A computed fold for a 1398-nucleotide RNA from an uncultured bacterium, annotated as small-subunit ribosomal RNA. The prediction has a mean pLDDT of 85. Rfam family: Bacterial small subunit ribosomal RNA.
């Protein structure tokens, strides 16, 4: 804050404006302190008189207003602004005061003068105030007397008061009284208890981008103050106090016992209640008081606000209600003083917004109901639905009961004790008065109160909502929506089948509530005291030395500060927790105990730490003797190149680069010879050798000089180990000032490269590098591993020393480095691993999601460049480690393929076919789009097909099943119409069962209805089928081991193959799917078995006839090939090279077979099917017309371009196949296409049926005897129809094209290339598609290059996986921040100026 709402008890309720406040109320009280009498009553009297009212008199009475005095308004009650502070909060403290209370001891004697009130007069609007005259006290002032008081020179000095009520026996009496007593005051000391003042230890937020603060400051001595200590104040002296254990300074905040929370330790917070503090609009300041520097007192400054006659005045809700503002947001202008408890009073009593209680709010806690029981026909209604059916749901109704609570009727507790008045006793007291005390009767007092509880009536009667149902987290369907609307605490859902959006049914949690929202705690071991890290995830300061702190060897005595153990005190009640009580229960209220873990005081103890004395040597150190070393400053000297310089010799170049160019040179280079100058660095040796703290240090000699290692001895005796701040040192770059400058070489210029190149390569070149001094202080200053110290198995190198041993630097063992590998252990893994990242101790640095950001601001260093130190706001959910599978790499190894290369022959250039995109139509149906769409789906659009268009029709429908009537089916004509269709009309009465009668079945027509129907959408809702990768050699599994875990082994590895094929190895042993063979064909030979097939012998024009099945062929079942045989190679495998034999050789040659999986890859138009959609139409018919359009682009195929040819004429040779609405022989006809006829064939029979080739002549290199597009005119033939829109012939025409850029494709042998033949489909049509056979090659060095696999490996910030991730600039807009000429505002501090009260 939303929905929603019956009852009761208990509690709690301005968290924000300490903002401002209208009205009313919250502190009065005493007549027993006083002088009085303005109200108001009562009595008594007087006048009037409407005989019960006006009017007077009486302070004589009840009383009392305003005053004067007395106690209380310092208590209660509200708020938390302020306050980081002796303010809390514990725990002590000595120099104090304390009204009213309590206990004591003494006293209250006697005078005096005012003043407020009243009177009377003035001023002013008012508030209030001036004047004069009178008056009283428990108001004030003297005297007297006084200590156990106070001062004290110790001898004294000084100080004090009041009186009033009540009663009364004796005695006085001026008649008021006085006296006595009582009570209640007064003064004065002295104690007490209460309350309050002061002092200190210890506790008690954040910031060091706050590091120094402090002159009354510190202390002393005098003074003064005060209720008390004290720089509280003043004055002189002294220079001191505080602070890294956080001063000062800025921010925020009342403190606390408690309160939520957590196992606890903590942590967050301080409403209500309960203590202390602070404040009362804001600042100041005193009085007065026993007690205030005073919430409802004053006075002054200020801001508001009000009144006003403008002169001047008045307030102070942070009291109770209440109002305006603020705000998400918090109550009544109520009721009593009955209780409690506070003031005043002798007391009655009076006041009390303390407080008791009612009112409002589901604000929070607790407790009660909203009915019980039966009830199956599982009712209708809802929802889903697999249409049977389940669920809502014993729920409802029905029936049978109760009635809490609410309503209504009567009864009716406790909260009341006491005061007051009788009487009795007790105490005072001369007193039987009076006072006070106990005790007994009597009489009263309730705001809440229409009380709590009881009880009467009546009837299921009035009484259920809220979230939420994808995971997490309890609960699921439908339907609507289509990344729209909307949801979401995180992940995320919604894009046409949403358990997640919005409603239903259901459901599931809660319940007078129920979600949400904010906040705390917890989970968070995510700040880690309990209880974390720091090689690579955030994290070790560059490196040391060292104050101060922290820890500290080994023994003895002593102390007792730390620590331990008893005791006492104290740690307020409340809460919390235990055990009991009371409210019907419970919340709540209440009795006892425990607990307050803590502080103090004290008694003991004497292991540990401390501390204070004393000893020891094993830690550290000194001396002495030896060793190595590029450890550090200074100072000298050598030799090798480069450059330059001079002089000689030479001639055309040189330099440079993937290839140039710029440069350099004939004015003479580069090469070379000798000479000389200069200025840096020091090859070889050199080494995971040395030294140093780290940076970091190499030529060789001399000179100062640090440490370090190693052996025995000797001494000191704990002198140690780490370190915040501080100090030095600190590669390279870079800065100051002077120097030097050979060579390299930022910047800078010139050439190249490139799309561009302010790079990368070249040619040149300046500051820099070198020296001295002085500065910066940063690095992947890294072993990405602080130092020191102790323990914890090994092994191999190597550097220095040192025993011991040996013939021998042999060998063994040792102290200190320096590498390598590894037990245990640790570690998220990688890894470390006695040199620890292992197990332990001491100290010091750092760290706490990722960006902003090591940024801004501020400090501090610094010439300077910059460094140190070191935020936030905003923003994002992830950044990150360190392995793992995969896929990538213009990463590595190996292999493989017509992948390349060697070849051979094309596409891409021309006409024409086809297909597709475009465009273009009524419509050009649709679908296929990288490779894997494009002679694809189509193995055949003129009509049909045909899904499209136009037009005309038809609605239970072309098609399926159910019901009813009728009719057999069907058939033959006629009209109308473009046709579908509609009307008329002929012939026809079957089939099975029955004896008839009738029934029945298949077909037909009519009627309403369920239904049909859809090539309509989604292939991204499916199935099924295909395509790819790819015939690539992968791909997995059980078990078992290995790993915290994803996963890894196997599969990897040597070899080997076409192959994860085989062999050997091996923490692996085995399996499956693929490989390979089994299947078809082809090439060999053999049995059989010979018709339509073949034929050697006969014969014939002819396999044409006998005989034959030997051949060849058919087609069946067999052989045969296995690295089996021999040499070599290989590891004594596996194979592989060669070679024999064989028709044929290492899967012979082909084909069929595609593993896991990808590619939301193709299909919803073969076919199936969820959903959705249309229903006189998106369904069905029919006539047309489209799919065949055409400026244009691609893909694909034909056909040339010619002579390896073209034409002619002649001559051969196959193989698959197909055929009855079929193939067609042969003969005529016709130039032909084709027709007429008429044989054969249902096929090893018959037919369809070869062409390159091969001979022969012509042509002779030209747009032709090439090449055939186009067009005309004849015709053929299919078919209802040949215009749109078939194919074919004949004549005539006779167009581009001379071999085709960039690019690109196919192919390794019976292949390419070339040559024709068949099929499907099909009335007819093909240059396509599938198939066959004819002639028949050319080449492979090889795997570096391109494309695509495949294996192992490697790097990765990739994983929808490089077509991947991702950077930067710009453009708009929008948020936060830093800067900025400046402006303005707040709060604190200084200084200085005017200043009230006091």
């Nucleotide at each position: 804050c939303g929905c929603u709402g019956g009852c009761g008890g208990u509690a709690u309720g301005c968290u924000u404006a300490a903002c401002a406040c209208a009205u009313g109320c919250a502190a009065g009280u005493c007549g027993a302190a006083c002088g009085g009498a303005a109200a108001c009553g009562a009595u008594a009297c007087u006048a009037g008189c409407u005989u019960g009212c006006u009017a007077g008199u009486a302070g004589g009475c009840g009383u009392c207003g305003a005053g004067u005095g007395g106690c209380g308004g310092a208590c209660g009650g509200g708020u938390g602004a302020g306050u980081a502070a002796c303010g809390c909060g514990u725990a002590g403290g000595a120099a104090u005061c304390u009204g009213c209370c309590u206990g004591a001891u003494a006293g209250u004697g006697g005078g005096g003068g005012a003043u407020a009130g009243c009177c009377c007069g003035g001023a002013g609007a008012a508030a209030u105030u001036c004047g004069g005259a009178u008056u009283a006290a428990u108001a004030c002032c003297g005297c007297a007397u006084a200590a156990u008081c106070u001062a004290u020179u110790c001898g004294u000095a000084g100080u004090a008061a009041a009186g009033u009520g009540g009663g009364g026996g004796a005695c006085u009496u001026u008649c008021g009284a006085g006296c006595c007593u009582c009570a209640c005051g007064c003064u004065a000391u002295c104690a007490g208890a209460u309350g309050a003042g002061c002092c200190u230890g210890c506790g008690u937020a954040a910031g060091a981008u706050u590091a120094g603060c402090u002159a009354g400051u510190u202390g002393g001595u005098a003074g003064g103050g005060u209720a008390a200590a004290a720089g509280c104040c003043u004055a002189c002296c002294a220079a001191g106090g505080c602070g890294a254990c956080g001063a000062u300074c800025u921010u925020u905040a009342g403190c606390u016992g408690g309160u939520c929370u957590g196992a606890g330790a903590g942590g967050a917070u301080g409403a209500u209640c309960a203590g202390c503090c602070a404040c009362a609009u804001c600042g100041g300041g005193a009085c007065u008081g026993a007690g205030a520097c005073a919430c409802g007192g004053c006075c002054c400054g200020a801001a508001c606000u009000c009144c006003u006659a403008c002169g001047g005045g008045a307030g102070g809700c942070a009291g109770c209600a209440g109002u305006g503002g603020g705000g998400a947001a918090u109550a009544u202008u109520g009721g009593a003083c009955a209780a409690u408890g506070g003031g005043g009073g002798c007391a009655a009593c009076c006041c009390u917004g303390a407080u008791c209680c009612a009112g409002c709010a589901a604000u929070a806690c607790c407790g009660c109901g909203u009915g019980u029981g039966u009830g199956a026909a599982g009712a209708a209604g809802g929802c889903c639905u697999g249409a049977g059916g389940g669920u809502u749901g014993u729920a409802a109704a029905g029936c049978a009961c109760u009635u809490u609570c609410a309503a209504u009727u009567g009864u009716g507790a406790a909260g009341a004790a006491a005061a007051g008045u009788u009487a009795a006793c007790g105490g005072u007291u001369a007193a039987u008065a009076a006072c006070c005390g106990u005790u007994a009767g009597c009489c009263u007092u309730g705001a809440c109160g229409u009380u709590a509880a009881c009880u009467u009536u009546a009837g299921a009667a009035g009484a259920a909502g809220c979230a939420c149902c994808g995971g997490c987290u309890a609960a699921c369907u439908c339907c609507g929506u289509g990344c729209c609307a909307g949801c979401a605490g995180c992940c995320g859902c919604g894009g046409u089948a949403a358990u997640a959006c919005g409603u239903a049914g259901g459901g599931u949690g809660c319940a007078a509530g129920c979600g949400u929202u904010a906040a705390u705690c917890g989970g968070a071991a995510u700040u880690a005291c309990u209880g974390g890290g720091c090689g690579u995830a955030a994290a070790g300061c560059g490196u040391g030395c060292g104050c101060a702190g922290g820890c500290g060897g080994u023994u003895u005595u002593g102390u007792a500060a730390g620590a331990c153990a008893g005791g006492c005190g104290u740690g307020a009640a409340a809460u919390c927790c235990c055990c009991g009580g009371g409210c019907u229960u419970a919340a709540c209220c209440u009795g006892g105990g425990a607990a307050u873990u803590g502080c103090g005081c004290u008694u003991g103890u004497g292991a540990c730490u401390g501390c204070a004395a004393g000893g020891c040597u094993a830690g550290a150190g000194u001396a002495c003797g030896g060793u190595a070393g590029a450890g550090g400053g200074g100072g000298g000297u050598a030799g090798a190149a480069u450059u330059c310089c001079g002089c000689g010799u030479g001639u055309a170049g040189c330099a440079g680069u993937g290839a140039a160019a710029u440069g350099c040179g004939u004015a003479g280079a580069u090469a070379u010879g000798c000479g000389g100058a200069g200025g840096a660095a020091c090859a070889c040796c050199g080494a995971u050798g040395g030294c140093g703290a780290a940076g970091g240090c190499a030529a060789u000699c001399c000179c100062c000089u640090g440490g370090a290692c190693c052996u025995g001895u000797a001494c000191u005796g704990a002198c140690g180990c780490u370190c915040a701040u501080g100090c030095a040192c600190g590669a390279a770059a870079g800065c100051g000032u002077g120097g030097g400058g050979a060579g390299c070489a930022a910047a800078c210029a010139g050439g190249a490269u490139u799309a561009g190149a302010u790079a990368c390569c070249c040619u040149g070149g300046u500051a820099g590098u070198c020296c001295a001094c002085g500065c910066c202080c940063u690095a992947a200053a890294c072993g990405a591993u602080g130092u020191c110290a102790a323990c914890u198995g090994g092994u191999u190198g190597u550097u220095g020393g040192g025993u011991c041993u040996u013939c021998a630097c042999u060998g063994a063992c040792u102290c200190a480095g320096u590498a390598a590998c590894g037990a245990a252990g640790c570690u998220a893994a990688c890894g470390c691993g006695u040199g620890a990242a292992g197990u332990u101790g001491a100290c010091c640095g750092c760290c706490u999601g990722g960006g902003g950001a090591g940024u801004a601001c501020g400090g501090c260093c610094g010439c300077a460049a910059g460094g140190u130190u070191g935020a936030a706001a905003c923003u994002c959910a992830a950044a990150g480690g360190a392995a793992u599978u995969g896929a990538c790499g213009g990463g590595g190894a190996c292999c493989c393929g017509c992948a390349c290369a060697a070849g051979c022959g094309g596409u891409g250039g021309a006409u024409g076919a086809u297909g597709u995109g475009g465009u273009u139509u009524a419509a050009u149906u649709c679908g296929a789009u990288g490779c894997a769409a494009c002679g694809c789906g189509a193995a055949a659009a003129a009509c049909c097909u045909u899904a499209c268009c136009c037009a005309c029709c038809u609605u239970u429908g072309a098609c399926a099943u159910g019901u009813a009537c009728g009719g057999a089916a069907g058939u033959c004509g006629c009209u109308a119409g473009a046709g579908a269709u509609a009307g008329c009309u002929u012939c026809g009465u079957g089939c099975u069962c029955g004896a008839a009668a009738g029934a029945g079945a298949a077909c037909c027509g009519u009627a309403a209805c369920a239904c049909a129907g859809g090539u309509g959408c989604u292939g991204c809702a499916u199935g099924g089928c295909u395509g790819u990768c790819g015939u690539c050699a992968g791909c997995u599994c059980g078990u078992g081991u290995c790993g915290u875990g994803a996963g890894a082994u196997g599969u990897u590895g040597g070899g080997u193959u076409a192959a994860g094929u085989c062999c050997c190895g091996c923490a692996a042993c085995g399996a499956g799917c693929g490989c390979a063979a089994c299947c078809c064909u082809u090439g060999u030979c053999a049995u059989u078995a010979g018709u339509u097939g073949c034929u050697a012998c006969a014969u014939u024009c002819a396999g044409u006839u006998g005989g034959g099945c030997a051949c060849u062929c058919u087609a069946a079942u067999g052989a045969g090939a296995c690295u089996g045989c021999c040499g070599g190679u290989g590891a004594c495998a596996a194979a592989c090279c060669g070679g024999a034999g064989g028709a044929a050789g290492g899967u012979g040659g082909g084909g069929a077979u595609g593993a896991c999986g990808u590619c939301a890859a193709g299909u919803c138009c073969u076919c199936a099917u969820g959903g959705c959609c249309c229903u006189u139409a998106u369904a069905g018919g029919u006539g047309g017309g489209g799919c065949u359009a055409c400026a244009c682009a691609c893909g694909u195929g034909c056909u040339a371009c010619a002579a390896u040819g073209g034409u002619a004429a002649g001559u051969a040779c196959a193989a698959u196949g197909a055929g009855a609405u079929g193939c067609c022989g042969a003969a005529c006809a016709g130039c032909g296409a084709u027709g007429u006829u008429u044989a054969g064939c249902c096929a090893a029979a018959c037919u369809c049926a070869a062409a390159a080739a091969c001979u022969u002549a012509c042509c002779u290199c030209a747009g032709u005897u090439c090449g055939g597009a186009u067009u005309g005119c004849a015709c053929u033939c299919u078919g209802c129809a040949a215009c749109u829109c078939g194919a074919g012939u004949g004549c005539a025409u006779g167009a581009a094209g001379c071999u085709g850029g960039a690019a690109u494709c196919g192919c390794u042998a019976g292949u390419a290339a070339u040559c024709g033949u068949g099929g499907a489909u099909c009335a007819g049509c093909g240059u396509g598609c599938c198939a066959c056979g004819g002639u028949g090659a050319a080449u492979a060095c090889g795997u570096u290059c391109c494309c695509g696999g495949g294996u192992c490996u490697u790097g990765u910030a990739c994983a929808c996986a490089c077509c991947g991730c991702c950077c930067g600039u710009c453009a708009c807009a929008c948020c936060a921040u830093g800067g900025g000429a400046g402006u303005u505002g707040g709060u604190u501090c200084u200084a200085c100026c005017u200043u009230a009260a006091g």